[in-house]
This is a predicted structure of an 87-nucleotide RNA (c-di-GMP-I riboswitch aptamer) from Desulfallas sp. Bu1-1. Its Rfam family is "c-di-GMP-I riboswitch aptamer". Rfam links the family to the GO term cyclic-di-GMP binding. The sequence was found by an Rfam model in a public genome assembly.

RNA sequence: CGAUUGCCCAGGCAAACCGUCCGAAAGGGCGGGACGCAAAGCCAUGGGUCUAAACUUCUUAUGAAGCAUGAUUGCCAGGUUGCCGGG
Numbered sequence: 001c002g003a004u005u006g007c008c009c010a011g012g013c014a015a016a017c018c019g020u021c022c023g024a025a026a027g028g029g030c031g032g033g034a035c036g037c038a039a040a041g042c043c044a045u046g047g048g049u050c051u052a053a054a055c056u057u058c059u060u061a062u063g064a065a066g067c068a069u070g071a072u073u074g075c076c077a078g079g080u081u082g083c084c085g086g087g
Base pairs, nucleotide, nucleotide: 005085006083012037013036017032018031019030020029021028022027035074041080042079043078045077046076047075048072049071050070055066056065057064058063
């Protein structure tokens, strides 16, 4: 430098739930907490999924339907960088 591996050593991340804040919601930030994770590091590029404020249409006074420009990388693919040990 390249390939491989994640059993062991070291270190890392942190689901549900709780508190608090932001948001129309989905969801997110911070603190606690650990179900799990070998990229559960990073990027919404493609697909999937969730939400529907604004907007449009209908209804007619209140609702319904549609819609991503919102969200998710801990749904999958793709891109990119990288840790420990052994051989």